Notes: Predicted 3D model of a 75-nucleotide RNA (transfer RNA) from Aurantimicrobium minutum. Its Rfam family is "tRNA". The prediction has a mean pLDDT of 81. The sequence is in RNAcentral, with records from ENA.
């Protein structure tokens, strides 16, 4: 220098053009003499950043940043 994969909730990850979900964690309640386990409800996201395409982008295209992997060149 080139190529590939990844970046989504506090953590681990799903989703793949039609307005974002799960598990764990957190909050409240139930239950218990109390705690844990269990049950019910709830809060939490500018989907890495910028631009483009589209009626509509987490998803497609381009650039950039960060992380991981592979390949090449040369003094």
């Nucleotide at each position: 220098g080139c190529c590939c994969c990844g970046a989504u909730a506090g953590c681990u990850c799903a989703g793949u053009g039609g307005u974002a979900g799960a598990g764990c964690a957190c909050u409240u309640c139930c239950a218990u003499g109390g705690u844990a386990a269990g049950g019910a409800a709830g809060g939490g996201g500018u989907c890495g950043c910028g631009a483009g395409u589209u009626c509509a982008a987490u998803c497609c295209u381009c650039g950039c940043u960060c992380g991981g992997g592979g390949c090449c060149c040369g003094a």